[in-house]
RNA sequence: AGAGUUUGAUCCUGGCUCAGGAUGAACGCUGGCGGCGUGCUUAACACAUGCAAGUCGAACGGGAAACCUUUUAUUGAAGCUUCGGCAGAUUUAGCUGGUUUCUAGUGGCGGACGGGUGAGUAACGCGUGGGUAACCUGCCUUAUACAGGGGGAUAACAACCAGAAAUGGUUGCUAAUACCGCAUAAGCGCACAGGACCGCAUGGUCCGGUGUGAAAAACUCCGGUGGUAUAAGAUGGACCCGCGUUGGAUUAGCUAGUUGGCAGGGUAACGGCCUACCAAGGCGACGAUCCAUAGCCGGCCUGAGAGGGUGAACGGCCACACUGGGACUGAGACACGGCCCAGACUCCUACGGGAGACAGCAGUUAGGAAUAUUCGUCAAUGGGGGAAACCCUGAACGAGCAAUGCCGCGUGAGUGAUGAAGGUCUUUGGAUUGUAAAACUCUGUUGUAUGGGAAGAAUGUUGGUAUUAGGAAAUGAAUGCCAAGUGACGGUACCAUGCGAGAAAGCCCCGGCUAACUACGUGCCAGCAGCCGCGGUAAUACGUAGGGGGCGAGCGUUAUCCGGAUUUAUUGGGCGUAAAGCGUGCGUAGGCGGUUUAUUAAGUUUAAGAUAAAAGCCCGGGGCUUAACUCCGGUUCGUCUUAAAAACUGGUAAACUUGAGUAUGGUAGAGGCAAACGGAAUUUCUAGUGUAGCGGUGAAAUGCGUAGAUAUUAGAAGGAACACCAGUGGCGAAGGCGGUUUGCUGGGCCAAAACUGACGCUGAGGCACGAAAGCGUGGGUAGCAAAUAGGAUUAGAUACCCUGGUAGUCCCAGCCGUAAACGAUGAGCACUAAGUGUGGGGAGAAUUCUCUUUCCGUGCCAACGCUAACGCAUUAAGUGCUCCGCCUGGGGAGUACGGUCGCAAGACUAAAACUCAAAGGAAUUGACGGGGGCCCGCACAAGCAGCGGAGCAUGUGGCUUAAUUCGAAGCAACGCGAAGAACCUUACCAGGGCUUGACAUAUAGGUGAAGCUGUGGAAACACAGUGGCCGAAAGGAGCCUAUACAGGUGGUGCAUGGCUGUCGUCAGCUCGUGUCGUGAGAUGUUGGGUUAAGUCCCGCAACGAGCGCAACCCCCGUCGCAUGUUACCAGCAUUUAGUUGGGGACUCAUGCGAGACUGCCGGCGUUAAGCCGGAGGAAGGUGGGGACGACGUCAAGUCAUCAUGCCCCUUACGUCCUGGGCUGCACACGUGCUACAAUGGUCGGUACAAUGAGCUGCCACCUCGCGAGAGGGAGCGAAUCUCUUAAAGCCGGCCCCAGUUCGGACUGCAGGCUGCAACUCGCCUGCACGAAGUCGGAGUUGCUAGUAAUCGCGGAUCAGCACGCCGCGGUGAAUGCGUUCCCGGGCCUUGCACUCACCGCCCGUCA
Repeated sequence: AGAGUUUGAUCCUGGCUCAGGAUGAACGCUGGCGGCGUGCUUAACACAUGCAAGUCGAACGGGAAACCUUUUAUUGAAGCUUCGGCAGAUUUAGCUGGUUUCUAGUGGCGGACGGGUGAGUAACGCGUGGGUAACCUGCCUUAUACAGGGGGAUAACAACCAGAAAUGGUUGCUAAUACCGCAUAAGCGCACAGGACCGCAUGGUCCGGUGUGAAAAACUCCGGUGGUAUAAGAUGGACCCGCGUUGGAUUAGCUAGUUGGCAGGGUAACGGCCUACCAAGGCGACGAUCCAUAGCCGGCCUGAGAGGGUGAACGGCCACACUGGGACUGAGACACGGCCCAGACUCCUACGGGAGACAGCAGUUAGGAAUAUUCGUCAAUGGGGGAAACCCUGAACGAGCAAUGCCGCGUGAGUGAUGAAGGUCUUUGGAUUGUAAAACUCUGUUGUAUGGGAAGAAUGUUGGUAUUAGGAAAUGAAUGCCAAGUGACGGUACCAUGCGAGAAAGCCCCGGCUAACUACGUGCCAGCAGCCGCGGUAAUACGUAGGGGGCGAGCGUUAUCCGGAUUUAUUGGGCGUAAAGCGUGCGUAGGCGGUUUAUUAAGUUUAAGAUAAAAGCCCGGGGCUUAACUCCGGUUCGUCUUAAAAACUGGUAAACUUGAGUAUGGUAGAGGCAAACGGAAUUUCUAGUGUAGCGGUGAAAUGCGUAGAUAUUAGAAGGAACACCAGUGGCGAAGGCGGUUUGCUGGGCCAAAACUGACGCUGAGGCACGAAAGCGUGGGUAGCAAAUAGGAUUAGAUACCCUGGUAGUCCCAGCCGUAAACGAUGAGCACUAAGUGUGGGGAGAAUUCUCUUUCCGUGCCAACGCUAACGCAUUAAGUGCUCCGCCUGGGGAGUACGGUCGCAAGACUAAAACUCAAAGGAAUUGACGGGGGCCCGCACAAGCAGCGGAGCAUGUGGCUUAAUUCGAAGCAACGCGAAGAACCUUACCAGGGCUUGACAUAUAGGUGAAGCUGUGGAAACACAGUGGCCGAAAGGAGCCUAUACAGGUGGUGCAUGGCUGUCGUCAGCUCGUGUCGUGAGAUGUUGGGUUAAGUCCCGCAACGAGCGCAACCCCCGUCGCAUGUUACCAGCAUUUAGUUGGGGACUCAUGCGAGACUGCCGGCGUUAAGCCGGAGGAAGGUGGGGACGACGUCAAGUCAUCAUGCCCCUUACGUCCUGGGCUGCACACGUGCUACAAUGGUCGGUACAAUGAGCUGCCACCUCGCGAGAGGGAGCGAAUCUCUUAAAGCCGGCCCCAGUUCGGACUGCAGGCUGCAACUCGCCUGCACGAAGUCGGAGUUGCUAGUAAUCGCGGAUCAGCACGCCGCGGUGAAUGCGUUCCCGGGCCUUGCACUCACCGCCCGUCA
């Protein structure tokens, strides 16, 4: 930083999509370790259980326990004893006083912090900056002063009572730092009057006077702690204000305490905050009200930035605590774990009544794609209480779970080629996986085992000690030092040692975008896909495998946001044709605004200050081994205040004239309104003349007309419109305006420069005008004419054409408010080359003409510039400024709903769901057009002969069949492959056989093979007999067995090669360089001539070149030369015969040459190319014919000629054999043959060819046969012999127009030939039989000269079989005006929404 996608290609417009980053994420696959973060986005759904706010006995009275003490009673051990007792250890209960500990209650402080959540809120809620002279503030700090003396109660407790419980009641006793008076009053509050100073309006501060009001609590270790009042500070809060803070106008009006005033109340305080009274205000297009959505911010994500999105975690503020309401207490609450009421819900209940609130931490249910432990500790930090010890603290610190994110580490490193094995691919050679592995040598992070082992701890407290003030000293206090002691995490981090590569890699992708390719499977199926799009038998796009690419403890997908997207454009877009200028004007608000001077300082600029919390970002450093993370320091945006500057914008004041306007003098005009008048024409009516048609059309008909039309003459009526002039001429804002005259009236232009002095431009809303059609009322109606009737056309014709015809068109006064209302181009101002018309006015020069110049309009052409191009170009779409309107992919849709307007029709405003990946503009190449121009072709026309009707032959379709093998399908399949199906061919069918095979190669092993004879059999084949080849040998050939393999006319001609058809022997198809164009492309190749031709000439931003055309090649036509056998024979000789001698002249044959080039002449043409005519010539303008087929088109034909990829079959889809079939027949078509006859048929006689073929052959000649042919048999491998008599023709005879002496189908009989074999299924002969057919509908084919037509001959194939095919010669025409039309083609041009290209595209309905 861009890329893909509209097209055949191009440029543009324009949307869609992708590559990047991010996340409180989720899902799929996978998962080694550690550090640091994060973790209900959904149901502000409901919650079991535990914990989350207590503490103080140094405020108080009680109570309990322990110990000590006083004392009384009880028990009565050892011991002593005078046996009476003494003694009193020990036990129990109580009393007095004391010490210590605990505490239900009273009391104090704290439960307003901390923690959670984002429902509500569009708001002074939040952010930012200010204000309070309109306020409060517990604990804390500082300062001052004070604390005197009294009183009455009440919990606890006791007794009784009520209740299931929660809880409560009555009576009695008692204390306080609980409560209540009184005294005191420095100072304070209030009231009244005074003085001084100050401010920002109300006002504030200070001083002193009088009156009045309000205090306190004690405890003590005697050191203090606590209390009361006032002032000040600090902290925290409250209120007010400027600015900023989502979408909707399809929400335009909202408001009654509403807005203000006065008085009062209330509050910490201002205030309609509340109440009474008075006034009628207040807000709103700079968006009120209403509706929807939303906690706000620091920040976070993205972005180059401006912006856009977002508001998890951390931090600030706000709001809320089941829902709604309310107050109490208090310094502070209208209070998450307080109270009261109401509601819903859950639980308990003895049914009377009670209890509860996880949006605290864990945890549960539900919802959901989805979010954790009912953990440890107060060790640290912080909070509450306390004098303190200490207690409490789900705040916090830690641990646990989760790859949820970021960061770091590892899963090993080195050497290692036989390039192992295996896998994959393969042209089978190899390539690749791949130094990868193995193997060898190392290392030891993590892991595991053992051992050691922190920092985080400082306080407070206790003990000791020292110092300080005071004192004789002690005690106490404060401060310092020393010591003791305090760790949840945790035996954790970290360190050391041993062990051993051992335990640790996946995910996505590989058609393009986008890095990375092959094989197999699948066969528009299964599937993929973010966009374009892949998949219909050779898929780099599906699935799998191998290989590769990317990232890596993760990788992909989904969702969302920004980016790319300059695709809402401030930076930074547009509106002639792509989406987009309101139909036009007037004008309100607003926006913008000429020249000069002075002043001001709102905008603007500069400087300083305040603020901009911390965290974060950025920069520089530090600490964890590094990083993430964290600590320290620094920079920055915005807002406000003050000061300065005065160029520009704004304000104020004064002036100016060029913008604008007014006045004056001229001037053109279909500008507007009203009235009057005019002629032409149409129609109708009346009358005359006149007679059979008129009218209308492509052609007709409906219609009118003998009741007299049309035509014509005269007269009359009535309505509407105004020929010529008339012009890219005029006027108007636009719509629009056209006979003449008059009246009224708007605007423009020019001249000169008298007046005003910026009065201007634009213009949201608003108002006005606004074609045609249409609407309602009343008139009018000649012509025209929706609707409608009839006639035509047509498959139909609700149309186009014709005959009629109603609304309407016209008028008056109204409504409607739209048009391709267009220059598809908003208005205004300024500037920026020329040229040439035209309308109006002026000036100058000339003075018939005319020229120069200037202002305003209206056209054309064309530079610069602009534009995607087309084009625009002083009348801008150029260069700038001002203002308005409008656009943001196509469809849905200018539609629905809502609203406004309208009598209605409808107009204006104006969406969404859904759907597509395009829709579109301009230009380019082709193709196409029942567009145009030019030209050609047996294309038409002019002719000749046919086909289509008949019979037969042959091919095809269809039908049939066991099979009727397969292919060819408009021209360009159909006498085509097939130049020849009885078997074979043969590919098809039935039956019978074979399985290394009918055929090939290789290897190994074996071997009396092949052949012949016989038997069986339909044959293939089987069995039996007989039977060895070459070689000196080795061995080879043959045969058998086995393994590799053979074989396939099986599929795909849409996988192919080769070959072929066709457009078309049409004249075209391209390239290099240059030039033009942003580009596709154009030019050249177009144009003027000419040609059969892109053939040639000329011109030309083109100049050249290539493939085609032509020529070079072959045959025919003339001549020459050479050579003459088997060819030829003029003259000589000879003969039945060129037979022979001979000849080398001729014909002919073979070869080599000549000849024709518009070369010559005349005319035309541009002096050219060339055309026309002529001469000469065998031939004349490519002499005739052939071969030769440009770039390409038709996925044209052929896998069955051949070759070939892939797929398929392998005791069969291969192969052998016999028989059948390809010949099957209600029918249809194509191509031919023979005819229908007299230009003929038939009989007899008779003449003249050429091309070719021949030894498994052609066959002379002879004999036989009516004949086909047969039997003999010479010649010839052929210019020698044979096929081989050519036929039509000519001469003569018969037939006499008929289903015939035409025609020959079909059939019968008898034969011939080929062949193993003519039944299915060959050809020929003779005799007999003698069908249809009397010239062929619509339609259609060939042919322009040795052609058509007609006549025969030969050949290939082939045993035999030809009406087909390929060749040969004989006879031998007619017509061509011409290019309008049909078909095909070429060139130029035009239109186009086609480009698979008109057999296109596409619309509607139905399924």
Molecule: small-subunit ribosomal RNA
Organism: uncultured bacterium